The RNA shown here (transfer RNA) has 75 nucleotides and comes from Halobacteriovorax sp.
It matches the Rfam family "tRNA". The family has 954 seed sequences and 5,335,975 matches in Rfam 15.1. Rfam classes the family as a transfer RNA.
The coordinates come from a structure-prediction model, not an experiment, and the mean pLDDT is 82.
It was read from a public genome assembly.
[in-house]
RNA sequence: CGGCUGGUAGCUCAAUCAGGUCAGAGCGUUUGUCUCAUAAACAAGGGGUUCCGGGUUCGAAUCCCGGCCAGCCGA
Numbered sequence: 001c002g003g004c005u006g007g008u009a010g011c012u013c014a015a016u017c018a019g020g021u022c023a024g025a026g027c028g029u030u031u032g033u034c035u036c037a038u039a040a041a042c043a044a045g046g047g048g049u050u051c052c053g054g055g056u057u058c059g060a061a062u063c064c065c066g067g068c069c070a071g072c073c074g075a
Base pairs, nucleotide, nucleotide: 001074002073003072004071005070006069007068010027011026012025013024020058029045030044031043032042033041051067052066053065054064055063
């Protein structure tokens, strides 16, 4: 310098291919129940401007363009 893959909740990831329900799950966290107490179990809650900027569209996490970051490959 070029190419490929990826970036979504505190963590690990789905949803992207083929645009359309209010953006979800597990773990963790908070509160409660239970217990002498803790853990486990059960119940409830909170937490995201989907890496950044722009474009297309009635509508974008998803498509297009540019940039940043990480990994891999090549030179």